A computed fold for a 72-nucleotide RNA from Naegleria gruberi, annotated as transfer RNA.
Rfam family: tRNA. Rfam classes the family as a transfer RNA.
The coordinates come from a structure-prediction model, not an experiment, and the mean pLDDT is 84.
[in-house]
RNA sequence: AGCAAAUUGGCGCAGUGGAAGCGCGAUGGGCUCAUAACCCAUAGGUCCUAGGAUCGAAACCUAGAUUUGCUA
Numbered sequence: 001a002g003c004a005a006a007u008u009g010g011c012g013c014a015g016u017g018g019a020a021g022c023g024c025g026a027u028g029g030g031c032u033c034a035u036a037a038c039c040c041a042u043a044g045g046u047c048c049u050a051g052g053a054u055c056g057a058a059a060c061c062u063a064g065a066u067u068u069g070c071u072a
Base pairs, nucleotide, nucleotide: 001071002070003069004068005067006066007065010024011023012022013021018055026042027041028040029039030038048064049063050062051061052060
């Protein structure tokens, strides 16, 4: 320098146009003599950034940022 992939709660990930969920974790409660385990509930996400197309975007288009890999 070229090409490709990834970017979504604290962490790991799902979600291919009708607007975001799962697991772990956190907090509160239940259970227990107590802790762990188990059960219930709650909080937590400008979906990397900026534009665009669309009635409507996390998902489509364009540009950019960061990370990873391959080639030179």